[in-house]
């Protein structure tokens, strides 16, 4: 940089000791009944990999490709609240939608 997804789901312990919810605006929350960071274990999920099933297609065969379920050993990720909501963008009378930004994965 490109593509896909982001209203689902899933927490305990240790350590630590005051912040945290990405950033700006405004809110609203979590937190000494212990925040962040780090570690361990457990779990969630199904992006990648793997296995298997069904269907379609290609191929002379061997086999391959695509789509959709399933499984969950591996690589990531995630485990308060919609990406917590909102503004710094646009459309709309409004509801709302889109963009941008961000997060994660694959390339």
């Nucleotide at each position: 940089c490109u593509c896909a997804u982001c209203a689902c789901g899933a927490g305990c312990g240790g350590c630590g000791g005051a912040g945290g919810g990405a950033a700006c605006u405004g809110g609203c929350c979590c937190u000494g009944c212990g925040a962040a960071a780090c570690c361990g274990c457990a779990g969630c999920a199904a992006c990648c990999a793997u296995g298997g099933a069904a269907g379609a297609c290609c191929g002379g065969c061997a086999g391959g490709u695509c789509u959709u379920g399933c499984a969950a050993c591996g690589g990531u990720g995630c485990u308060a609240a919609a990406u917590c909501c909102u503004u710094a963008c646009g459309a709309g009378a409004a509801a709302u939608c889109g963009c941008a930004a961000g997060a994660u994965g694959a390339g």
Molecule: SAM riboswitch aptamer (S box leader)
Organism: uncultured Succiniclasticum sp.